[in-house]
Transfer RNA from a Candidatus Woesearchaeota archaeon, 73 nucleotides, folded computationally. Its Rfam family is "tRNA". From the family's description: Transfer RNA (tRNA) molecules are approximately 80 nucleotides in length. By type it is a transfer RNA.

RNA sequence: GGGCCCAUGGUGUAGCCUGGUAUCACACGAGGUUUGGGACCUCGGAACCGCGGUUCGAAUCCGCGUGGGCCCG
Numbered sequence: 001g002g003g004c005c006c007a008u009g010g011u012g013u014a015g016c017c018u019g020g021u022a023u024c025a026c027a028c029g030a031g032g033u034u035u036g037g038g039a040c041c042u043c044g045g046a047a048c049c050g051c052g053g054u055u056c057g058a059a060u061c062c063g064c065g066u067g068g069g070c071c072c073g
Stems, first nucleotide, its partner, number of pairs: 001072007010026003020056001028044005049065005
């Protein structure tokens, strides 16, 4: 220098191909249950790496970057 892959709540993840309310689990908070705690049940807050483009609409498609991993030279 070139190619490929990855980036989503505090953590791990689904969703991306085929654009339309961002999923689930754990953790956290509140309530219920309990003499109390744990377990269990209900509810809640919290995320799309950045900028730009396309579009009525972008986590998703396109471009340029950033960070990480692998390969070639």
Model confidence (mean pLDDT): 85 of 100.
The organism belongs to Candidatus Woesearchaeota, within Archaea.